[in-house]
Molecule: transfer RNA
Organism: Pseudomonadota bacterium
RNA sequence: GGGCGGUUAGCUCAACGGAAGAGCGCUUGCUUGACGUGCAAGAGGUUGUAGGUUCGAGCCCUACACCGCCCA
Numbered sequence: 001g002g003g004c005g006g007u008u009a010g011c012u013c014a015a016c017g018g019a020a021g022a023g024c025g026c027u028u029g030c031u032u033g034a035c036g037u038g039c040a041a042g043a044g045g046u047u048g049u050a051g052g053u054u055c056g057a058g059c060c061c062u063a064c065a066c067c068g069c070c071c072a
Base pairs, nucleotide, nucleotide: 001071002070003069004068005067006066007065010024011023012022013021018055026042027041028040029039030038048064049063050062051061052060
């Protein structure tokens, strides 16, 4: 330098173009003598960045950044 894959909640990952959810973790309450377990509720996201397409983009297109693999 070229090709491919990835980037979404604190972590691991979902999400036919109709506007983002799960598990674990975290907080609060109940339960316990206490912790844990269990149950209930809740907080937490400029979807890597910037543009474009579209009535509407996490999803499609372009460029860039970062991570990984391969080729040279």